[in-house]
RNA sequence: AAUAAUCUUCGGGGUGAGGUGAAAUUCCUCGACCGGCGGUGAAAGCCCGCGAGCUGGAGAUAUCUCCCGCAGAGUCUGUGUAAUUCAGAUGCCGACGGUAAAGUCCGGACGAGAGAAGAUUACA
Numbered sequence: 001a002a003u004a005a006u007c008u009u010c011g012g013g014g015u016g017a018g019g020u021g022a023a024a025u026u027c028c029u030c031g032a033c034c035g036g037c038g039g040u041g042a043a044a045g046c047c048c049g050c051g052a053g054c055u056g057g058a059g060a061u062a063u064c065u066c067c068c069g070c071a072g073a074g075u076c077u078g079u080g081u082a083a084u085u086c087a088g089a090u091g092c093c094g095a096c097g098g099u100a101a102a103g104u105c106c107g108g109a110c111g112a113g114a115g116a117a118g119a120u121u122a123c124a
Base pairs, nucleotide, nucleotide: 003122004121005120006119007118008117009116010115015031016030017029018028019027032104033103034094035093036050037049038048039047045092046091053070054069056067057066058065059064074090075089076088077087078086096107097106098105
């Protein structure tokens, strides 16, 4: 160096105007804005996977753990050794509950977590 254990901190963002209506930031019209984590010869919402979420099952018993599954979206051109990640162009997607039908409001959530940073000890 590597390895192991313990602990600390951090760890997601985003809508205007008008219309209809009893009621809409949810519908319609014209616009706007946002993008967790790891990987990837080159930087990613849409390439591969993970997390949160949901159904079912099992074990625990006050709320947790595990397992199977479900759940979205991109192409073209250029440069280059290498890019579905950069540049240009033109598109698309977005959990659950509430409510006049929601990526952006309210809520679970001052939660959880993929992970990130660091400290200590042991050993070498």
The prediction has a mean pLDDT of 83.
FMN riboswitch aptamer (RFN element) from a Candidatus Zixiibacteriota bacterium, 124 nucleotides, folded computationally.
The source organism's lineage runs through Bacteria, Pseudomonadati and Candidatus Zixiibacteriota.
Rfam family: FMN riboswitch aptamer (RFN element). From the family's description: The RFN element is a highly conserved domain that is found frequently in the 5'-untranslated regions of prokaryotic mRNAs that encode for flavin mononucleotide (FMN) biosynthesis and transport proteins.